This is a predicted structure of a 542-nucleotide part of an RNA (small-subunit ribosomal RNA, 5' domain) from a metagenome. Model confidence (mean pLDDT): 81 of 100.
[in-house]
Context: one part of a larger RNA
């Protein structure tokens, strides 16, 4: 000199973009943070219409709400840096051996049964959480049965490679393995009850193969901090065979065998630490760091396990132990903010318990349309960086006052006054934008599928509908210099000097060093000098 996720002290007028729990991965009240589908399924309560009954009421559609059944998501999104010196990350490569639910292409298909059970309504235990019996029903829940193009298994024969175990590739016959409807239209085909279907199509689903996209696991070279006042270290240990076990190689795991692996080119152990892309600093080389945004990893009270799944570190799943909290009728139960906000603690120290799904991304849903503390927006904090303002000109009798003084005068000082202007920002009135290409809903119009005057899918276009930030940004109008300046320094480095008090005192002080009676160094005044909504000090890195 420059830089900080800064904090301290003095001082503060606005905006605009960022940016904000670094320490206790210390303990947490409350609220919210993951639901969705009624076009999978049978109830339940309400309401409408329509029929039947003298009527209680019962049947038949239709709507709205929903607690279960199911089906997707809930592995993403958010957080945080304990742990981790590791194929953890970077990088560069390889599949030897792989897996991939949703999605996209392209082929085949989808037949015909069964038996259950929650919701229910009954009995019953419990303080609570939550349970048991025994009765009823569905299904895109569940199981069998048929097909089997294909796809997987083991066998057997032919070719062609390998020295071999074998491996590639035709081909025979075996074996095993599927599936579910839902809605909406229409009457050309079939049925009949003549307008409805189990027909017919349309769309959305379902099975099974194969290619693709997408993620995803593994595998290797190189590269990745400090101590040798850590010198040796390893029995699954190194290697083979064989088996098991994964999606898949593999000492990943077993039995057996060799007895080898590693290491001063730093093993092994200790101590520290997520990694990067960056970021800071520096001419550069290098140094230093890794907060904010991205990528990647790794945890989610504390250990330790599985399940379900296409996929699990499973934050807001389960089961055990184990600390701590609350709740209890004391028998037993319930909990996990390193999400968002808040709160207390410890600290020098770091925010609202806000508004919207309007935008953009997400899961659900055919779709309207819900959910979304991701996300967008507001609010707080001079915490940064920017960028503007506090006014302009003119004004000498150089006013008065302060200071200084040799007593002439200087100096503050064009500085005030006082004329004349101007209107940023703040205040005040008004009148109002993009963010909406994007959805919806309504009609045209074209095209795909169709038998097609329905349907339904894409495209185009018209008209409408939807803003949380918000009456905001911005722009007009009005009024008024009126409501916006201070901090640190003046001994040398280092710009800028007098007087007064003090008397080695009281104090300064980055270094040198001032101060003991004439202190440009201490406190004060008056002047001067730097910055400027800031200035100064701390701390830390270059």
């Nucleotide at each position: 000199g420059a830089a900080c996720g800064a904090a301290c002290g003095u001082u503060g007028g606005c905006g605009g973009c960022g940016u904000g729990g670094a320490u206790u991965a210390g303990g947490c009240a409350u609220g919210c943070a993951a639901g969705u589908c009624g076009u999978a399924c049978g109830g339940a309560a309400u309401c409408c219409g329509g029929g039947g009954g003298c009527a209680a009421c019962c049947c038949c559609g239709g709507g709205u709400u929903u607690a279960g059944u199911g089906g997707c998501g809930a592995a993403c999104g958010g957080g945080u840096g304990a742990g981790u010196a590791g194929c953890g990350c970077g990088u560069g490569g390889g599949a030897a051996a792989c897996c991939u639910g949703c999605c996209c292409u392209c082929g085949a298909g989808a037949u015909g049964g069964g038996g259950a059970u929650a919701a229910c309504a009954c009995c019953u235990c419990c303080a609570a959480c939550g349970g048991g019996g025994a009765g009823c029903u569905a299904a895109u829940a569940c199981c069998g049965a048929a097909u089997a193009a294909g796809a997987c298994c083991a066998c057997g024969g032919g070719g062609c490679c390998g020295c071999a175990u074998g491996g590639c590739u035709c081909u025979g016959a075996g074996g095993u393995c599927a599936a579910a409807g839902g809605u909406g239209g229409c009457c050309u085909c079939u049925g009949c009850u003549u307008g409805c279907a189990a027909g017919c199509u349309a769309c959305c689903g379902c099975u099974u193969g194969a290619g693709g996209a997408u993620u995803g696991u593994c595998c290797c070279g190189c590269g990745u901090c400090c101590c040798a006042u850590u010198a040796g270290c390893u029995a699954g240990u190194u290697g083979g065979u064989a088996g098991g076990g994964u999606a898949a190689u593999g000492g990943c795991c077993u039995a057996c065998c060799a007895a080898g692996g590693c290491g001063a080119c730093g093993a092994u152990g200790g101590g520290u630490a997520g990694c990067u892309g960056g970021u800071c600093u520096g001419a550069g080389a290098g140094g230093a760091u890794g907060g904010u945004c991205a990528g990647c990893c790794a945890c989610a009270c504390u250990g330790g396990g599985a399940c379900u799944g296409a996929g699990a570190u499973a934050c807001g799943g389960c089961c055990c132990a184990g600390a701590c909290u609350c709740c209890u009728a004391c028998g037993g139960g319930a909990g996990g903010c390193a999400g968002c906000a808040g709160u207390c603690g410890a600290g020098a120290g770091g925010c609202u318990u806000c508004g919207g799904c309007a935008a953009u991304g997400g899961g659900g849903g055919a779709a309207a349309c819900c959910c979304u503390g991701a996300c967008c927006g507001a609010g707080c904090g001079a915490c940064g960086c920017c960028g503007c303002g506090u006014g302009g000109g003119c004004g000498a009798u150089g006013a008065a006052g302060g200071c200084c003084g040799u007593u002439a005068g200087g100096u503050u000082g064009u500085a005030a006054a006082g004329c004349c202007c101007u209107g940023u920002c703040g205040a005040g009135c008004g009148g109002g934008a993009a963010g909406a290409a994007g959805u919806g809903c309504a009609g045209g119009c074209g095209g795909g599928c169709a038998a097609a005057c329905a349907g339904u899918c894409c495209g185009c276009u018209u008209g409408u509908u939807u803003g949380a930030c918000g009456g905001u940004a911005c722009c007009g109008c009005u009024a008024a210099a009126g409501g916006a300046a201070g901090c640190u320094c003046c001994g040398g480095c280092c710009a800028a000097c007098u007087c007064c008090g003090u008397g080695c005192c009281a104090g300064c002080a980055g270094c040198c060093g001032c101060g003991g009676u004439a202190a440009u160094a201490c406190g004060g005044g008056g002047g001067g000098a730097g910055c400027a909504a800031a200035c100064g000090u701390u701390g830390u890195u270059c």